[in-house]
Molecule: Bacterial RNase P class A
Organism: Permianibacter fluminis
RNA sequence: GGAGUCGGCCAGACAGUCGCUGGUGCCGCAAGGUGCUGGAGGAAAGUCCGGACUCCAUAGGGCAGGGUGCCAGGUAACGCCUGGACGGCGCGAGCCGAUGGAAAGUGCAACAGAAAGAUACCGCCGAUGUGGCUUGUCCGAGCUGGGACUGGAAACAGGAACAGAACGGAAACGGUCGCAGGUAAGGGUGAAAUGGUGCGGUAAGAGCGCACCGCGUCCCUGGCAACAGGCGAUGGCACGGCAAACCCCACCCGGAGCAAGACCAAAUAGGCGUCCAAUGGCGUGGCCCGCGCUGGACGCGGGUAGGUUGCUUGAGCCGACUGGUGACAGGCGGCCCAGAGGAAUGACUGUCCUCGACAGAAUCCGGCUUAUCGGCCGACUCCCUUC
Numbered sequence: 001g002g003a004g005u006c007g008g009c010c011a012g013a014c015a016g017u018c019g020c021u022g023g024u025g026c027c028g029c030a031a032g033g034u035g036c037u038g039g040a041g042g043a044a045a046g047u048c049c050g051g052a053c054u055c056c057a058u059a060g061g062g063c064a065g066g067g068u069g070c071c072a073g074g075u076a077a078c079g080c081c082u083g084g085a086c087g088g089c090g091c092g093a094g095c096c097g098a099u100g101g102a103a104a105g106u107g108c109a110a111c112a113g114a115a116a117g118a119u120a121c122c123g124c125c126g127a128u129g130u131g132g133c134u135u136g137u138c139c140g141a142g143c144u145g146g147g148a149c150u151g152g153a154a155a156c157a158g159g160a161a162c163a164g165a166a167c168g169g170a171a172a173c174g175g176u177c178g179c180a181g182g183u184a185a186g187g188g189u190g191a192a193a194u195g196g197u198g199c200g201g202u203a204a205g206a207g208c209g210c211a212c213c214g215c216g217u218c219c220c221u222g223g224c225a226a227c228a229g230g231c232g233a234u235g236g237c238a239c240g241g242c243a244a245a246c247c248c249c250a251c252c253c254g255g256a257g258c259a260a261g262a263c264c265a266a267a268u269a270g271g272c273g274u275c276c277a278a279u280g281g282c283g284u285g286g287c288c289c290g291c292g293c294u295g296g297a298c299g300c301g302g303g304u305a306g307g308u309u310g311c312u313u314g315a316g317c318c319g320a321c322u323g324g325u326g327a328c329a330g331g332c333g334g335c336c337c338a339g340a341g342g343a344a345u346g347a348c349u350g351u352c353c354u355c356g357a358c359a360g361a362a363u364c365c366g367g368c369u370u371a372u373c374g375g376c377c378g379a380c381u382c383c384c385u386u387c
Stems, first nucleotide, its partner, number of pairs: 001383010012352007020039008041358001045369002048367005053257004065253005070084005085099001086097004100248002105246002107242002121187002123183003128180007136173001137170004143164003149158003195213006214237001215235004219230004261309004271300006280294005316335004321330003353356001
């Protein structure tokens, strides 16, 4: 200098003017006025987890249903966080992982492939059993050659072995073609094919045997544990994958939510009580008659509109210290930091810059996830160069 990893922080700045709104002081009978002061976020969002709070339900336990799932710790709690183990990725700093159980049972595996749970398509073998054929082989009577040997004085006659070409037959041996059968070493298919390499072995093969590696079980050592190590023992491997399929195991979970809930409390109607009247009262109408309707007054409680509250001092924030690898915890000092209720947090002007993203509280808090222009700080890794 370049490329990266992890963690933390900021989110245009400053000034002026006019508004909105919470608190508080003063003035005012009140309405209101005025001074001071507070007034969105890192995600206020999604409402996905966990809690506080409130009401309802609730002896205890179980079933059903839902959730979580390596180990240890943190926490009010969690599906969050921290540290560790194992597996995968990266040269590395680091990153990712729903990671209990498949010799309890059931189920599933598209396409391809013979076969996906017990399988034989090609290939190899065909030891063993069995069928056919047979130019090897064996048997047979002849033929041809052959000529040991026999008879004979000789001519000659007879004639074994052996050889050859055919013929007929046999199937014990051999060969060959099949079948049954054996074989998971090889080919091919697939995400996945029944431990790997080598030697022996076999009809061909095969943990069938052996050596090494891997794996299971037991033991020893280290660790709280997950787990790791062992030229310790033992088992030829005792049946592969999927449990974000049912299921099994362990642990957790009552329901509804601030429109929760609490308080005050008109008008109208209905309810209850007390008193009064029934020659009354109300309406119509200027009044009387008439006509129509009907008990009246007061009180009580429930409850609607409406108002008040819940409402922001809280598992709070800041600082250094102590303990801890860390998440976090502890005591100490300091601080008060939106609280509306049709819903405030805005508008304008000026100056400057790198010209400003995503986005707006509604009971509160801890997380996760998602959105986000750009910038700053710290720790670390790899490469190149120079001293």